Source information:
The part of an RNA shown here (small-subunit ribosomal RNA, 5' domain) has 504 nucleotides and comes from Clostridium acetireducens.
[in-house]
Context: one part of a larger RNA
C1' cells in the first nucleotide's frame, strides 16, 4: 500500500452479486430436516353398483375408490452439520494388489419344475400408571424351509498348453462334493421383477516410495515389540488375533517425548523467490452428549437405528419409562461479534412407485445486516450590486463565492398509475404483480466521516496557560499554541469515513 468471515466509533438514498457463531465439540423448548411402494401380502371396508332373499323395513354375498397399524420389498450408509479428535498412508502426488469386495444401472449366456412349516396382524384373555408386554387361537405373502434340475459358479485332486515380476497366473479337459429361483399387472401382446453365471461401469478396501511444524531447556524408545512357524480370522495381504521358537527393530538423516494443528485444490500479499492462511466454493479425512460393543445389510462399527455403562435433563401411580439441534429455523448461555421458529418443492438434484404421485429446512427463493465488492444518485447550464450573513482584517478590504437567490431546463434514483415476463417443451412459476415497458408528477425525499506541527496534501481567530487535553515516532501545552478544545477556511476519501485487531 494490500487484504479481512472482522468488531467499534460518527454517519447513511437505491440497486446487482456474495457473505454472515472465528468464542462454549455449552446446555436446549417448540415446529419441521426419510420416507415410499395397495401393480408383494393378509385384514378392515363408505357411498355407489350388481346378484340372491325378503315380513317391502331391510338382510346376504360380489365388485369397489380410500383407510390406519402389521408383514414384506426398496430408501434410512446419500444429501445436510462440525473441526472436537488426529503429527497419522489421515491428507497431496505418483504407483502397485499375482493379496480385494461392489446394491441398484448397462451388455450377454441360461432358468424359474414340484412342495412344505410358521409367524405378526386381526380375535379372546390377562400383566402394568406409562412405556410396553405375556398366553392362547387363526391367516397371508416377492416372509422363511426342504426336494428336483446345474449350463455355470465354489471346494478338493489329476492332466496339457501359454506366460510372467518371486509367491505365481490365465485358458482348456477329467473325477467327486455343494449350491437356484417369486411372483405381480394386464383380455391378451407385453411390462416389471425373480435366480445362477460371465464382462463393464461406478464406489470402495488394503499396501508403498515422495512431501508438508514447534521445542534437544525432550537422547534414547520399544515385549505383540522385530521376525519365523502352526492355528484362527477377513472380501483381501498382514502380530491383524493366538501358541510355540528365535532376539529382534526404531533412532543425531532426530527415534521417543511434550506442545501445537483436520489435510488439499486454493486463498491473501510479493516482480518473483517467499511469508502468512485454510471463513464461503470443491475433493479427502474424522466425529454425531461421553465411552465401549456388535446387529442387520452389497454397503456402518449407522446424526434424526439397537444393547451396555456414565453425566445431565424430563415423566412417575416411586415398580419404572423417555431423551440427545456439531440438520433448518428458533432459546438461554459465552462473547467485541455473526440473521427468519418466512415461502416454495415451480426449476436442479435425491429416495420411494409400472405410473399418477408421495416425501425431500438438499436445493430454489424471500427475510435481516453497508459485512464486502460493483453501479448509480443527491441535479445540470446561465447567473456580479461579487447580495444578505459568518470569519479574518493593517479598517482600505480579502475570503466563504457562481457559492446563494433569480432565471432556462432534466428526471437517473424516487413517487403514482396501467402493461408485465424469461426461467417451462402440452400442463405446472415459490419467487412475484417482481425484473422491465409506458405515462405523469415535482428540484423536489437523498452527504458525511476524518485530517491540516514533521514525516503528509492541507492556517488563520478566540479560549486555556505544563491546567485541562493530544500523541503512531518525533513530540506539544508553564500568556500572542498553524500540535489542547472551539469557529472559520483548507486538504482528503466518499455512501461512506476514521480506529482497532491479524497477515504479507
Nucleotide at each position: 500500500g494490500g487484504a479481512c468471515g472482522a468488531a467499534c466509533g460518527c454517519u447513511g438514498g437505491c440497486g446487482g452479486c456474495g457473505u454472515g457463531c472465528c468464542u462454549a465439540a455449552c446446555a436446549c423448548a417448540u415446529g419441521c430436516a426419510a420416507g415410499u411402494c395397495g401393480a408383494g401380502c393378509g385384514a378392515u371396508g363408505a357411498a355407489a353398483c350388481u346378484u340372491c332373499c325378503u315380513u317391502c323395513g331391510g338382510g346376504a354375498a360380489g365388485u369397489g375408490a380410500a383407510u390406519u397399524a402389521g408383514c414384506g420389498g426398496c430408501g434410512g450408509a446419500c444429501g445436510g452439520g462440525u473441526g472436537a479428535g488426529u503429527a497419522u498412508c489421515a491428507c497431496g502426488u505418483g504407483g502397485g494388489c499375482a493379496a480385494c469386495c461392489u446394491g441398484c444401472c448397462u451388455c450377454a449366456a441360461a432358468g424359474a419344475g414340484g412342495g412344505g412349516a410358521a409367524u405378526a396382524g386381526c380375535c379372546u384373555u390377562c400383566c402394568g400408571a406409562a412405556a410396553g408386554g405375556a398366553a392362547g387361537a387363526u391367516u397371508a405373502a416377492u416372509a422363511c424351509c426342504g426336494c428336483a434340475u446345474a449350463a455355470g459358479a465354489u471346494u478338493a485332486g489329476a492332466a496339457a498348453u501359454u506366460c510372467g515380476c518371486a509367491u505365481g497366473a490365465a485358458u482348456u479337459u477329467c473325477u467327486a462334493a455343494u449350491c437356484a429361483a417369486a411372483g405381480g399387472a394386464g383380455u391378451a401382446a407385453u411390462c416389471c421383477g425373480c435366480u445362477u453365471u460371465g464382462a463393464g461401469a461406478u464406489g470402495g478396501g488394503c499396501c508403498c516410495g515422495c512431501g508438508g511444524c514447534g521445542c534437544a531447556u525432550u537422547a534414547g524408545c520399544u515385549a505383540g515389540u522385530u521376525g519365523g512357524u502352526g492355528g484362527g480370522g477377513u472380501a483381501a495381504u498382514a502380530g491383524c488375533c493366538u501358541a510355540c521358537c528365535a532376539a529382534g527393530g526404531c533412532a543425531a538423516c532426530g527415534a521417543u517425548g511434550c506442545g501445537u494443528a483436520g489435510c488439499c485444490g486454493a486463498c491473501c500479499u510479493g516482480a518473483g523467490a517467499g511469508g502468512g492462511u485454510g471463513a464461503a466454493c470443491g475433493g479427502c479425512c474424522a466425529c454425531a452428549u461421553u465411552g465401549g460393543a456388535a446387529c442387520u445389510g452389497a454397503g456402518a462399527u449407522a446424526c434424526g437405528g439397537u444393547c451396555c455403562a456414565g453425566a445431565c435433563u424430563c415423566c412417575u401411580a416411586c415398580g419404572g419409562g423417555a431423551g440427545g439441534c456439531a440438520g433448518c429455523a428458533g432459546u438461554g448461555g459465552g462473547g467485541a461479534a455473526u440473521a427468519u421458529u418466512g415461502c416454495g418443492c415451480a426449476a436442479u438434484g435425491g429416495g420411494g412407485g409400472a405410473a399418477a404421485c408421495c416425501c425431500u429446512g438438499a436445493c430454489g427463493c424471500a427475510g435481516c445486516a453497508a459485512c464486502g465488492c460493483c453501479g448509480c444518485g443527491u441535479g445540470a447550464g446561465c447567473g456580479a450590486u461579487g447580495a444578505a450573513g459568518g470569519u479574518c482584517u493593517u479598517c482600505g478590504g480579502a475570503u466563504c463565492g457562481u457559492a446563494a437567490a433569480g432565471c432556462u431546463c432534466u428526471g437517473u434514483c424516487u413517487u403514482u398509475u396501467g402493461g408485465g415476463a424469461c426461467g417451462a417443451u402440452a400442463a405446472u412459476g415459490a419467487c412475484g404483480g417482481u425484473a422491465c415497458c409506458a405515462a405523469a408528477a415535482g428540484a423536489g425525499g437523498a452527504a458525511g466521516c476524518c485530517a491540516c506541527g514533521g514525516c503528509u496534501a492541507a492556517c488563520u481567530a478566540c479560549g486555556u496557560g505544563c491546567c485541562a487535553g493530544c500523541a503512531g515516532c518525533c513530540g506539544c501545552g508553564g500568556u500572542a499554541a498553524u500540535a489542547c478544545g472551539u469557529a472559520g477556511g483548507u486538504g482528503g476519501c466518499g455512501a461512506g469515513c476514521g480506529u482497532u485487531g491479524u497477515c504479507c